The part of an RNA shown here (small-subunit ribosomal RNA, 3' major domain) has 476 nucleotides and comes from an uncultured bacterium. The prediction has a mean pLDDT of 83. The full RNA is in RNAcentral, with records from ENA. Rfam family: Bacterial small subunit ribosomal RNA.

Context: one part of a larger RNA
RNA sequence: UGACGGGGACCCGCACAAGCGGUGGAUGAUGUGGUUUAAUUCGAUGCAACGCGAAAAACCUUACCUACCCUUGACAUGUACGGAACUUGCCAGAGAUGGCUUGGUGCUCGAAAGAGAGCCGUAACACAGGUGCUGCAUGGCUGUCGUCAGCUCGUGUCGUGAGAUGUUGGGUUAAGUCCCGCAACGAGCGCAACCCUCACUUUUAGUUGCCAUCAUUAAGUUGGGCACUCUGAAAGAACUGCCAGUGAUAAGCUGGAGGAAGGUGGGGAUGACGUCAAGUCCUCAUGGCCCUUACGUGUUGGGCUACACACGUGCUACAAUGGUAUCUACAACAGGAAGCAAGACUGCGAAGUUAAGCAAAUCCCUAAAAGAUACCUCAGUUCGGAUUGCACUCUGCAACUCGAGUGCAUGAAGCUGGAAUUACUAGUAAUCGUGGAUCAGCGUGCCACGGUGAAUGCGUUCCCGGGUCUUGUACA
Repeated sequence: UGACGGGGACCCGCACAAGCGGUGGAUGAUGUGGUUUAAUUCGAUGCAACGCGAAAAACCUUACCUACCCUUGACAUGUACGGAACUUGCCAGAGAUGGCUUGGUGCUCGAAAGAGAGCCGUAACACAGGUGCUGCAUGGCUGUCGUCAGCUCGUGUCGUGAGAUGUUGGGUUAAGUCCCGCAACGAGCGCAACCCUCACUUUUAGUUGCCAUCAUUAAGUUGGGCACUCUGAAAGAACUGCCAGUGAUAAGCUGGAGGAAGGUGGGGAUGACGUCAAGUCCUCAUGGCCCUUACGUGUUGGGCUACACACGUGCUACAAUGGUAUCUACAACAGGAAGCAAGACUGCGAAGUUAAGCAAAUCCCUAAAAGAUACCUCAGUUCGGAUUGCACUCUGCAACUCGAGUGCAUGAAGCUGGAAUUACUAGUAAUCGUGGAUCAGCGUGCCACGGUGAAUGCGUUCCCGGGUCUUGUACA
């Protein structure tokens, strides 16, 4: 100087407390461990692995296994020789592939011969190839402490020196934020601000958007208008600026006014020096090592989907603040051409047939909970929906292993969950649906969007994590 302490002081955080909803019990979904297997590919493993890489495992993907093949190779460059590229059909085979066969002579230069570019084939060799190993050889990227308030430097001063000082102290702040003091004076990386978005106003622009006034219509449908809504652009607006109190006449704090918004206005992006030899050689790149008729390449089928069990994460429930039936309102973000599809018809339905419109503020996808009425009356039920049978729909060469959905029938467990444990402070929790990426098809996952919309916070003794100062130390 650090590190550590079941030492001390001060401070902060949904850390506790106060509330509210869950998890832990049940079914099924999904990931993991374990076991099994020819293979169940690999990685991730306290917080910071476990709905993670994977924003989609039927084939492909695919890296694994089985069987069958290939060996200059599926891919790249170079050399030599031959041929246009390409294409039709048949046979064998699970296919890869092998054998036979039909048509075909292009482009550029050149009068022609020929040469060249590109592509295909053959031969030999340089080489290709490797999701093989090492993340403890690495780059790059990422997680974490932590959006915590810290981490340092120059000069000066002090100390024999390691080092100290500054950065400590008194206040204050979300903040090493600011003020005051001080052998320090300055500076850098962080904090904050600058960026995006939401909330208000003005100006400008009105089509595909809107409709107050005037006509018109079934309908903003049309004329008309751009006031309003809205959309795009450009400005303004918030700064403790004003007032009062308090404070040290400071920084600030408390209350108030005005204001759409008030003291960081809400949210996002942004992650200092470093820590964990943290994660990734299977994104990519790369040193070294290893394989080279195989640890490379192709194909068929299988596996990644197994199942005494254990754990994590989410879904649906156990019901009356509910269930069922009928009627009936109101969104936003997105997406759409091998696409979104109105409408009509058929079907109980999934869906099918047909088909207008729309490369979209124009057309389409497009709501549910809420509300109204009726029934159910506390029951394993008109709760709950697993499982199973039959019949179908859709996607796709193909749904057996192993897809999603529909109808009828079936109707398990489950009556609110032990010890324990977790999210959340406001348009939040809870609850309701919607869209998108991936995608032929497939989600209870993920990423977004809007609708309805709470309760509580005395406080910092305690638990956990962190910061500052100080103290002890057989530690470095």